[in-house]
RNA sequence: UUCUUAUCCAGAGAGGUGGAGGGAUUUGGCCCUACGAUACCUCGGCAACAGGCUUUUUUAAGUACUGUGCUAAUUCCAACAAGCAUUAAUGCUUGGUAGAUAAGAA
Numbered sequence: 001u002u003c004u005u006a007u008c009c010a011g012a013g014a015g016g017u018g019g020a021g022g023g024a025u026u027u028g029g030c031c032c033u034a035c036g037a038u039a040c041c042u043c044g045g046c047a048a049c050a051g052g053c054u055u056u057u058u059u060a061a062g063u064a065c066u067g068u069g070c071u072a073a074u075u076c077c078a079a080c081a082a083g084c085a086u087u088a089a090u091g092c093u094u095g096g097u098a099g100a101u102a103a104g105a106a
Stems, first nucleotide, its partner, number of pairs: 001106008013043005021032003026079004044071003049067003052063004075098001080095006
């Protein structure tokens, strides 16, 4: 990097560095940001995906010990297709695309 499987409306912030845009990509919307964002570092926290351990209701439950991950807003929302409601704008549902994370494989 690619493929497969599973999950993505829950959860969890302080300090420091730094100084301009950022929220993956394109478009639109919306939002965050000099009361210092995004990013990085430290500490804290959240979370059972895998391992370990415990229970023995075992295709299960528990436990942050280990490996990851995460810690504004549903993956911030929409985009494509189908269906439903609506005069329409638009809204809702399902599926798909893209993306993120974990485990496995090449």
Source information
Predicted 3D model of a 106-nucleotide RNA (SAM riboswitch aptamer (S box leader)) from Oceanobacillus profundus.